RNA sequence: GGGCACGAUACGCCGAAUCUCUCGCAAGAGAGAACGGGGGAACCGGUAGUACGGGGCGGAUCUCGCGGCGGACGCGAGUAAGGGACUCUCGACCCGAGCCCGACAGCUAACCUCGUAGGCGAACGAGAGAGCGAAU
Numbered sequence: 001g002g003g004c005a006c007g008a009u010a011c012g013c014c015g016a017a018u019c020u021c022u023c024g025c026a027a028g029a030g031a032g033a034a035c036g037g038g039g040g041a042a043c044c045g046g047u048a049g050u051a052c053g054g055g056g057c058g059g060a061u062c063u064c065g066c067g068g069c070g071g072a073c074g075c076g077a078g079u080a081a082g083g084g085a086c087u088c089u090c091g092a093c094c095c096g097a098g099c100c101c102g103a104c105a106g107c108u109a110a111c112c113u114c115g116u117a118g119g120c121g122a123a124c125g126a127g128a129g130a131g132c133g134a135a136u
Base pairs, nucleotide, nucleotide: 011121012120013119014118018033019032020031021030022029023028034116035115036114037113038112039111044106053104054101055100056099057098062078063077064076065075066074067073082094083093086129087128088127089126090125091124
């Protein structure tokens, strides 16, 4: 000096998933704000669905090939979309899941209702711009 791994960060990342208050010895139980989701008229849209089911959250869709029984599904190669400590552009990289409703839902004012988890990290390089701090 390089590579790999581990640890660490009152600093950060993905995500809606944060903050405050009340009661309680505590465990815990509630409430509010904020953020996020679902249902739900008219008008508009739609002629679909009732096993070829349908629908929701999410970036996580779709195509091809192989296996399988022409199934469910599995594997491989791609891909819509998404991510990385201010923003944009280019390049490279990562990711491209999972879960739920239960015969049922277009949009949708009023209204009703639900969630506030979980998982990670030396957080890429260059150019342009913005902002902050320090010094003079």
A computed fold for a 136-nucleotide RNA, annotated as c-di-AMP riboswitch aptamer (ydaO/yuaA leader). The model forms 92% of the base pairs in the Rfam consensus. Its Rfam family is "c-di-AMP riboswitch aptamer (ydaO/yuaA leader)". Rfam's curators write: This family represents a conserved RNA structure found upstream of the ydaO and yuaA genes in Bacillus subtilis and related genes in other bacteria. The literature on the family includes a 2004 paper in Proc Natl Acad Sci U S A by Barrick et al., "New RNA motifs suggest an expanded scope for riboswitches in bacterial genetic control". The coordinates come from a structure-prediction model, not an experiment, and the mean pLDDT is 81.